[in-house]
Context: one part of a larger RNA
RNA sequence: UGACGGGGGCCCGCACAAGCGGUGGAGCAUGUGGUUUAAUUCGAUGCAACGCGAAGAACCUUACCUGGGCUUGAACUGCAGAGGAAAACUGCUGAAAGGCAGUCCUCCUUCGGGAUCUCUGUAGAGGUGCUGCAUGGCUGUCGUCAGCUCGUGUCGUGAGAUGUUGGGUUAAGUCCUGCAACGAGCGCAACCCUUGCCGUUAGUUGCCAUCAGGUUAUGCUGAGCACUCUAACGGGACCGCCGGUGUUAAACCGGAGGAAGGUGGGGAUGACGUCAAGUCCUCAUGGCCCUUACGUCCAGGGCUACACACGUGCUACAAUGGGAGGUACAGAGGGUCGCGAUACCGCGAGGUGGAGCUAAUCCCAGAAAACCUCCCUCAGUUCGGAUUGCAGUCUGCAACUCGACUGCAUGAAGUCGGAAUCGCUAGUAAUCGUGGAUCAGCACGCCACGGUGAAUACGUUCCCGGGCCUUGUACA
Numbered sequence: 001u002g003a004c005g006g007g008g009g010c011c012c013g014c015a016c017a018a019g020c021g022g023u024g025g026a027g028c029a030u031g032u033g034g035u036u037u038a039a040u041u042c043g044a045u046g047c048a049a050c051g052c053g054a055a056g057a058a059c060c061u062u063a064c065c066u067g068g069g070c071u072u073g074a075a076c077u078g079c080a081g082a083g084g085a086a087a088a089c090u091g092c093u094g095a096a097a098g099g100c101a102g103u104c105c106u107c108c109u110u111c112g113g114g115a116u117c118u119c120u121g122u123a124g125a126g127g128u129g130c131u132g133c134a135u136g137g138c139u140g141u142c143g144u145c146a147g148c149u150c151g152u153g154u155c156g157u158g159a160g161a162u163g164u165u166g167g168g169u170u171a172a173g174u175c176c177u178g179c180a181a182c183g184a185g186c187g188c189a190a191c192c193c194u195u196g197c198c199g200u201u202a203g204u205u206g207c208c209a210u211c212a213g214g215u216u217a218u219g220c221u222g223a224g225c226a227c228u229c230u231a232a233c234g235g236g237a238c239c240g241c242c243g244g245u246g247u248u249a250a251a252c253c254g255g256a257g258g259a260a261g262g263u264g265g266g267g268a269u270g271a272c273g274u275c276a277a278g279u280c281c282u283c284a285u286g287g288c289c290c291u292u293a294c295g296u297c298c299a300g301g302g303c304u305a306c307a308c309a310c311g312u313g314c315u316a317c318a319a320u321g322g323g324a325g326g327u328a329c330a331g332a333g334g335g336u337c338g339c340g341a342u343a344c345c346g347c348g349a350g351g352u353g354g355a356g357c358u359a360a361u362c363c364c365a366g367a368a369a370a371c372c373u374c375c376c377u378c379a380g381u382u383c384g385g386a387u388u389g390c391a392g393u394c395u396g397c398a399a400c401u402c403g404a405c406u407g408c409a410u411g412a413a414g415u416c417g418g419a420a421u422c423g424c425u426a427g428u429a430a431u432c433g434u435g436g437a438u439c440a441g442c443a444c445g446c447c448a449c450g451g452u453g454a455a456u457a458c459g460u461u462c463c464c465g466g467g468c469c470u471u472g473u474a475c476a
Stems, first nucleotide, its partner, number of pairs: 001476002003473003007470007015460002019424005026315008034306002042053002064301007077123008088103006106115003126290002129288003135284002137279003140275001142273001147186006153162003166177003192267004197235007206225002211222003238261001241255005317417001321376006333364003338357002343352003383414001388409007430452007
């Protein structure tokens, strides 16, 4: 100087408390451990691994296993030699890859050769092989915590100290004030995006606001840009005003005005560093290793196994509910190898068909919960839907291993969950649907969107994590 303390003081955080909803019990989905296996490819392992890499394992992917092939090789760059093909088509064999046979016999030319391709040889190629404890890059975490440092000066023999400590204050090393310090840098804040109010500009979206026409009906049509909206530019919030407290300070408390009040809400943004944290399987790369194989092609299998254990979720156990009928109201997205309307067929998944749309114009597209009426009356039920049987639909060479969905039948566990444990402070939790990426197909996951919309916070004694000062130490 740090680190640590079941030392002290001050302070903060959904850290506790106060509340609301869960997990832990059930079934299923998914990841992991373990076990099994020819193989169940590899990595991730307290927080910070475990719906993680994987924004999509039937083949492919694919790295694993079994078997069948190739050896300058599937892709790439040279050199030397030989050749005229190569590709394509046909036949045989084969699971395919491949092998064998046949047909076909390039273009330019200065006639030397060149282009292109094949074969042979060679230098090399190739490796998701090892080492993340050799590395770059990227990422997680402490933590959006308020810290981390430097120059000069001063103090100290020195390591170092001071500044950065003290008194206030703040979300903040934020600001004020004092002071052997005076300044500065990286962080904080602001500048950026979005949302909330208003204005200007602009109207192939919107509007009977206003005028006219038309319809069973609809901005459907003309006209118009007032409103809504869209998208560009501005305004607006600064403790600016008033009162009080405070050191005449920084600031804090209350009030007015205002769409918004004290950082308005949300996001992006992550200092010096820590964990030899993670990644050699994104990529790059040193070293080591393989080279008729640890490279490469193909078929099939596996990654989907299953006495068991754990994590994360979904669906429930019902009446604030289930079922039937009727009837409203979103936002954000996607669409030409695509989205696909009206219509018709099918109980349905879906099929036929193809209008319109390269999209504020057309389509996906019915929002659902909510609301109204009726049934059910507390039961393993009109709750719950697992499992299984049969029959189908769709995608795709192909759904046996191993896809999703539909109909009929079946109708399991489950009556609110031990010890323990998680999330959340407001348009939040809870609850309800919607869209997108990946994608031929496949979503209870992920990312985004809106609808309905709470309860509670006395307080900081305690648990956890963190910041500053101080103290002890046989630790570095």
A computed fold for a 476-nucleotide part of an RNA from a metagenome, annotated as small-subunit ribosomal RNA, 3' major domain. The RNAcentral record of the full RNA draws on SILVA. Rfam family: Bacterial small subunit ribosomal RNA. Rfam links the family to the GO terms structural constituent of ribosome and ribosome. The coordinates come from a structure-prediction model, not an experiment, and the mean pLDDT is 84.